Small-subunit ribosomal RNA, 5' domain from a metagenome, 546 nucleotides, folded computationally.
Its Rfam family is "Bacterial small subunit ribosomal RNA". Its family is annotated with structural constituent of ribosome and ribosome in the Gene Ontology.
RNAcentral holds the full RNA, with entries from SILVA.
The prediction has a mean pLDDT of 83.
Context: one part of a larger RNA
RNA sequence: GAAUGAACGCUGGCGGCGUGCCUAACACAUGCAAGUCGAACGAGAAAUCUCGCCUUCGGGUGGGAGAGUAAAGUGGCGAACGGGUGAGUAACGCGUGGGUAACCUGCCCCUGAAUUCGGGAUAACUCCGCGAAAGCGGCGCUAAUACCGGAUAUUGUCACGAGGACUGUGGUCCUUGGGAUGAAAGGUGACCUCUCCAUGGAAGUUGCCGUUCGGGGAGGGGCUCGCGUACCUUUAGCUUGUUGGUGGGGUAAUGGCCCACCAAGGCGACGAUGGUUAGCUGGUCUGAGAGGAUGAUCAGCCACACUGGCACUGAAACACGGGCCAGACUCCUAUGGGAGGCAGCAGUGAGGAAUUUUGCGCAAUGGGGGAAACCCUGACGCAGCAACGCCGCGUGAGUGAAGAAGGCCUUUGGGUCGUAAAGCUCUGUCAAGUGGGAAAAACGUCCUUUCGUUAGUAGCGAAGGGGCCUGAUGGUACCACUGAAGGAAGCACCGGCUAACUCCGUGCCAGCAGCCGCGGUAAUACGGAGGGUGCAAGCGUUGUUC
Numbered sequence: 001g002a003a004u005g006a007a008c009g010c011u012g013g014c015g016g017c018g019u020g021c022c023u024a025a026c027a028c029a030u031g032c033a034a035g036u037c038g039a040a041c042g043a044g045a046a047a048u049c050u051c052g053c054c055u056u057c058g059g060g061u062g063g064g065a066g067a068g069u070a071a072a073g074u075g076g077c078g079a080a081c082g083g084g085u086g087a088g089u090a091a092c093g094c095g096u097g098g099g100u101a102a103c104c105u106g107c108c109c110c111u112g113a114a115u116u117c118g119g120g121a122u123a124a125c126u127c128c129g130c131g132a133a134a135g136c137g138g139c140g141c142u143a144a145u146a147c148c149g150g151a152u153a154u155u156g157u158c159a160c161g162a163g164g165a166c167u168g169u170g171g172u173c174c175u176u177g178g179g180a181u182g183a184a185a186g187g188u189g190a191c192c193u194c195u196c197c198a199u200g201g202a203a204g205u206u207g208c209c210g211u212u213c214g215g216g217g218a219g220g221g222g223c224u225c226g227c228g229u230a231c232c233u234u235u236a237g238c239u240u241g242u243u244g245g246u247g248g249g250g251u252a253a254u255g256g257c258c259c260a261c262c263a264a265g266g267c268g269a270c271g272a273u274g275g276u277u278a279g280c281u282g283g284u285c286u287g288a289g290a291g292g293a294u295g296a297u298c299a300g301c302c303a304c305a306c307u308g309g310c311a312c313u314g315a316a317a318c319a320c321g322g323g324c325c326a327g328a329c330u331c332c333u334a335u336g337g338g339a340g341g342c343a344g345c346a347g348u349g350a351g352g353a354a355u356u357u358u359g360c361g362c363a364a365u366g367g368g369g370g371a372a373a374c375c376c377u378g379a380c381g382c383a384g385c386a387a388c389g390c391c392g393c394g395u396g397a398g399u400g401a402a403g404a405a406g407g408c409c410u411u412u413g414g415g416u417c418g419u420a421a422a423g424c425u426c427u428g429u430c431a432a433g434u435g436g437g438a439a440a441a442a443c444g445u446c447c448u449u450u451c452g453u454u455a456g457u458a459g460c461g462a463a464g465g466g467g468c469c470u471g472a473u474g475g476u477a478c479c480a481c482u483g484a485a486g487g488a489a490g491c492a493c494c495g496g497c498u499a500a501c502u503c504c505g506u507g508c509c510a511g512c513a514g515c516c517g518c519g520g521u522a523a524u525a526c527g528g529a530g531g532g533u534g535c536a537a538g539c540g541u542u543g544u545u546c
Base pairs, nucleotide, nucleotide: 001546002545003544004543006542007541008540009539010538013393014392015391016390017389018388019386020385021351026349027348028347030346031345032344035077036076037075040074041073048065049064050063051062052061053060054059084304085303086302093229094228095227096226097225098224099223100222103221104220105219108217109216110215111214112213113212114211115210116150117149118148119147125140127138128137129136130135156181157180158179160177161176162175163174164173165172166171186209187208188207189206190205191204195202196201197200230276231275232274237267238266239265242264243263244262245261246260247259248258249257279301280300281299282298283294284293285292286291306327307326308325309324310323329340330339331338332337357383359382360381361380365379366377367376368375369374396426397425398424399423406417407416408415409414430487432482433481434480435479436478440473444468445467446466447465448464449463450462451461452460453459490535491534492533493532494531495516496515497514501530502529503528504527505526511518512517
């Protein structure tokens, strides 16, 4: 000098864009942060309003609307994303480049084939019971795209036979023959060409969504290898599933990953083992560069979710707002037993030099569900707080010498603050007030045209035209007008380094200080004043890095 997620002192007008627990991975009150689908399924209220009947005038009872709505249940998809944190980890964790002939892949896209015949349950519900509660048990009823069985197999898998191609020589791929084995689920619109009943419907045809078995793709992941990746040898030896083999188990898959048996190996001064510290990277800061330091915000990867362990479901988890066990802690309790997990967004206490609102909205972007309308979304978009940072603007401009008054200095002549002020003439940024007032809106829905599908003018899909609707921010940005110099300057320094000097006070005292050093009676170095210098809504100090 530059930089900072900064803090502290003094000071503080406005705006834009960013940033904001670096400490206790400490403990957490409260609210919200993951739901959705009735076009998978069965069932289904109430308040309230209204109509009728009865009435002891209190009300009772039945019908309709509310409403096939709410809430609950079965089932599907999602909940493994998104969001947080950096405790652990010196490791194939990360970075980079390969391998997988050792692998997986829900939803999405393309493509081939199919979607057949049956069955038995169960929740919800009714009834009964236990419990303080959390919750649980029993009898009975019912549905499905829930569950189970049979058929079929374009094809898949397995073994056998034949042929071919490739190859990393381990195998891989293709064709073909017969054999064994393995699927499925429906929902919702439309139509009458063909058959039957004959307004129209059924079988049927057709659209869309779904379901099953294959092939391919995209995107995603698992595993594995080369190289790189902190300090200490004042850590020198380490290792028994250890190192390898055979055979098995397990996995989507290789492998001591696990097991039985066999062999005795394996690693190490090219630093094993042990210890300390640490998430890694793109990047960021600095520097001419080489390098050094760093890893906040943003992005990629990893790890974790009170602590430790475990599995279940699932395409994927050993799962932050799922489960079980153990532990610590907190809470409820009828003492028998239960409940909980903010390192999600806000917020509280504590710790600390120190870090924000228990805000608004799903309008946009993105995500989940749904055919869609739509619902959910503390992701996100915004607003609030903080000079925490960067950037921009303002605090006025011109004129004005009796060089006013006043302050300070003085050699008492004067000098200086100083065109500075006042005065005069203007301007109108910001702030204030009044009025107008966006873009961010795409989608969606209705009508319509063309094309495709189709038997079809229906329905559905695509493209185009027209109408209607949707904004948290926000009456914000922006614009115009009104009035008015009015509301808006401080901080540090002035011995040298280093730009900037005098007076007074003090008298090795009080004090200053980054280094050199000042102060013991004329201190440009302490304190005050006048003046000056530097930066400026900031200025200094401290910490840290280069």